Context: one part of a larger RNA
């Protein structure tokens, strides 16, 4: 020097990304206990006091003797003594110290997120992620929907819409605005389009026959071939509905008797132009926005403002008691984290003998 423990003057977070680590606290009894609250809690809130031993006093239990009663028994009631019980009160005793050692909450305030208990990346993440009760939409009438299987069959379910499947949201409270143009889903069936198929106009080949000296031409029926009109479902086009379906939710210009601003007006576009809320936010680029609080001093935190680069309502919005090995900020106590180191015990390494 390394590691593991222990102690430390004065100060007490000045350390540091951060009180990381360590320290403080700790049991039982009594006193006392704010704010908020879903009235259950918060709460062991916070904050205090006591605790050993000796003496005296009590209550209760058991119950001997005695007393009383009777159905006369190994009976019942009561009950000095003895034994057990030591809360409490009073007085006293000893030590530095009485929960005498060990084991045994640090606390408070503000705010964000998630309601909660729970679950998770075996092996870098335990969380604000997942789940959750509750809420909503949607499918399903039973040989159910849906899932597995080629099928038989099985699950769903020995269930039956207060049931079962899927999706989203996520306790509770107050709420959940506008848009159906696009995409999806549901319904409609008049018209357009449209497959196989039906249909068979026509086309071509072959060929008896006929014409021709020949080459060749023409060519009925049949067979083969071609295949027009016309008929022809769903779907698509079309018509309507539907946003707790996927999703979306504007520009520009002018205007009030200081200035500024614009309740007001004009205009363009759109399916409709963001409502209630919240807001420099786990979302704010500019930005260390501006103001107040906290500090001697704060890019932090908190309360406001609103100019929301790029908030916003079950992709839920905003609150919220309780809860959290969750995130941020502040305070009290406490301390070797530090000022600034020192010593002690042990381990390892190194050096010397």
């Nucleotide at each position: 020097c390394u590691c593991u423990g222990g102690u430390u003057a004065a100060g007490g977070a000045a350390c540091u990304c951060u009180g990381c680590a360590a320290a403080c606290u700790a049991a039982c009894a009594c006193c006392g206990u704010a704010u908020c609250u879903u009235c259950g809690g918060u709460a062991u809130a916070a904050g205090g006091u006591g605790u050993g031993c000796c003496u005296a006093u009590a209550u209760g239990g058991u119950g001997u003797a005695g007393u009383c009663c009777c159905u006369c028994g190994c009976g019942g009631a009561u009950g000095a003594a003895g034994c057990c019980u030591a809360c409490a009160u009073a007085g006293g005793c000893c030590g530095c110290a009485g929960a005498g050692a060990a084991u045994a909450g640090u606390c408070c305030c503000u705010c964000c997120c998630g309601a909660c208990u729970g679950u998770u990346u075996a092996u870098c993440a335990c969380a604000a992620a997942c789940a959750c009760a509750g809420c909503a939409c949607u499918c399903u009438g039973c040989u159910a929907a849906c899932u597995c299987g080629u099928a038989a069959g099985a699950g769903g379910a020995u269930g039956u819409a207060u049931a079962g499947g899927g999706u989203g949201u996520g306790a509770c409270g107050c709420c959940u605005g506008c848009c159906c143009g696009g995409u999806g889903c549901c319904g409609g069936a008049a018209g357009g389009u449209u497959a196989a198929g039906g249909g068979g106009a026509u086309u071509a080949g072959u060929c008896a026959g006929c014409c021709g000296u020949a080459a060749g031409g023409u060519g009925a029926a049949g067979c083969u071939u071609u295949g027009a009109a016309c008929c022809g479902a769903a779907g698509c086009c079309c018509c309507g509905g539907u946003a707790a379906a996927c999703g979306g939710c504007g520009g520009c210009c002018g205007u009030a008797a200081c200035u500024a601003u614009a309740a007001c007006g004009g205009u363009c576009c759109u399916a409709a132009g963001g409502u209630a809320g919240c807001g420099a936010a786990a979302u704010u680029c500019c930005u260390u926005g501006u103001c107040g609080g906290u500090u001697a001093a704060a890019u932090a935190c908190u309360g406001a403002c609103c100019u929301g680069c790029a908030u916003g309502a079950a992709u839920g919005g905003c609150g919220u008691a309780a809860c959290g090995a969750g995130a941020u900020g502040g305070g009290a106590g406490c301390u070797g984290u530090c000022u600034c180191a020192a010593c002690c015990a042990g381990u390892g390494a190194u050096c010397c003998a």